[in-house]
Bacterial RNase P class A from Erythrobacter sp. S267, 410 nucleotides, folded computationally. The gene name in the source record is rnpB. The sequence is in RNAcentral, with records from ENA. NCBI's taxonomy places the organism under Bacteria, Pseudomonadati, Pseudomonadota, Erythrobacteraceae, Erythrobacter. It matches the Rfam family "Bacterial RNase P class A". Rfam classes the family as a ribozyme. The coordinates come from a structure-prediction model, not an experiment, and the mean pLDDT is 75.

RNA sequence: CAGGGGGCUGAGGCAGCCGCGUGUGCUUUUGUGUGCGAGGAAAGUCCGGGCUCCACGAAACAAGGGUGGCGGGUAACGCCCGCCGUGGGAACUCCUUUGCGGGAGGCAACCACAGGGAAAGUGCCACAGAGAGUAAACCGCCGAUGGACCGGAAAAGGUCACAGGCAAGCGUGAAAGGGUGCGGUAAGAGCGCACCGGAGCCUUGGUAACAAGGCUCGCAUGGCAAACCCCACCCGGAGCAAGGCCAAAUAGGGGCCUCGCGCUUUCGCAAGAAGGCAGGCGUGUUUCGCGCCAGAGGCCCGGGUUGGCUGCUUGAGCGCGCCUGGCAACAGGCCGCCCAGAUGAAUGGCUGCCACCGCUUGGGGAGACUCGGGCGGAUACAGAACCCGGCUUAUGAUGCCCCCUGACAC
Numbered sequence: 001c002a003g004g005g006g007g008c009u010g011a012g013g014c015a016g017c018c019g020c021g022u023g024u025g026c027u028u029u030u031g032u033g034u035g036c037g038a039g040g041a042a043a044g045u046c047c048g049g050g051c052u053c054c055a056c057g058a059a060a061c062a063a064g065g066g067u068g069g070c071g072g073g074u075a076a077c078g079c080c081c082g083c084c085g086u087g088g089g090a091a092c093u094c095c096u097u098u099g100c101g102g103g104a105g106g107c108a109a110c111c112a113c114a115g116g117g118a119a120a121g122u123g124c125c126a127c128a129g130a131g132a133g134u135a136a137a138c139c140g141c142c143g144a145u146g147g148a149c150c151g152g153a154a155a156a157g158g159u160c161a162c163a164g165g166c167a168a169g170c171g172u173g174a175a176a177g178g179g180u181g182c183g184g185u186a187a188g189a190g191c192g193c194a195c196c197g198g199a200g201c202c203u204u205g206g207u208a209a210c211a212a213g214g215c216u217c218g219c220a221u222g223g224c225a226a227a228c229c230c231c232a233c234c235c236g237g238a239g240c241a242a243g244g245c246c247a248a249a250u251a252g253g254g255g256c257c258u259c260g261c262g263c264u265u266u267c268g269c270a271a272g273a274a275g276g277c278a279g280g281c282g283u284g285u286u287u288c289g290c291g292c293c294a295g296a297g298g299c300c301c302g303g304g305u306u307g308g309c310u311g312c313u314u315g316a317g318c319g320c321g322c323c324u325g326g327c328a329a330c331a332g333g334c335c336g337c338c339c340a341g342a343u344g345a346a347u348g349g350c351u352g353c354c355a356c357c358g359c360u361u362g363g364g365g366a367g368a369c370u371c372g373g374g375c376g377g378a379u380a381c382a383g384a385a386c387c388c389g390g391c392u393u394a395u396g397a398u399g400c401c402c403c404c405u406g407a408c409a410c
């Protein structure tokens, strides 16, 4: 310098005036001083939690749901980091073209992956095609003996058809009974061999996924599980409109239905009390424990409350700070900081200067560049509402950093 990639930042800064919200100090009050005041996604509501309330507990099972290569991180996750595998991916090499271009191989950084199982079972693969899975003969190749014809003295040879053999060639298709080559055969075919592919075993390396190498076997039975399913692991429910407090008001409202209200002992004059058994509820099923019960459950109609305070922002917090460990995600430590808390819902308007971008113009300079003037532009996506960690989606000028390959120079 060229090509191929990845990441960061965010069209502003300063000052003044006026106007909002909130914390806090002062003030009898009115007020007044001062600090702070939307995002990288605040969006989606797709995951995981903190927090709050509910569920009587334990165990096993069922239903339902989630995840899916290996190892690590994290409060946790379906997230993040590293690695493995598969696919993609420039330079480069070769072929072709007058050239542009095209094809084949090769693959760095980087990108993507819903990455366990198809021999547990079921299901699907339209159309085309002979045939789409324990699936096949349309076009074709071969076709001995026997048959027909030609030929001829005969024989050899040739042609045709049948029985039969084949799946190598062509075709159809997204996919066709491993691929390339050699041998062999009537013609073929892993039929045999070499290499590749596949299966099994062993050795070495690695925590592992996996990789490399060796040996043996002609070996094969497609694809789809983001189809049902199988395997491994994991999972209570609801949600700030959760919840708590205060105030206020009303009708402790009315109607209907289902199941049950059992047996026994003791005390007692009785009413009734206590205990045991059985039954029911607390639970989708079972077992155990505990608790409750003469009650338990369902449907319909109707009335009051819609107000205030709190929860509410100090956090698994932040730092374009440092140290240690780690490839990294991240963990630990030190130092510093406090950065909205509204409740129909605030954060806005005006002015000036500077910087930035575009156009234009004048001067200086060999050039690089530099000093002025004028006009215009200046955000894209988009607004907190209990909080946090992620993912996904939308999106902004300028600028900067890093990685890989090639060439050149030093």
Stems, first nucleotide, its partner, number of pairs: 001406008012354007020037007039381001043392002046390005051239004056289006064235005069083005084115001085113004092105005116230002121228002123224003139169001140166003147160004178196006197219001198217008243310004253301007262277006279293004317337003321334005356377009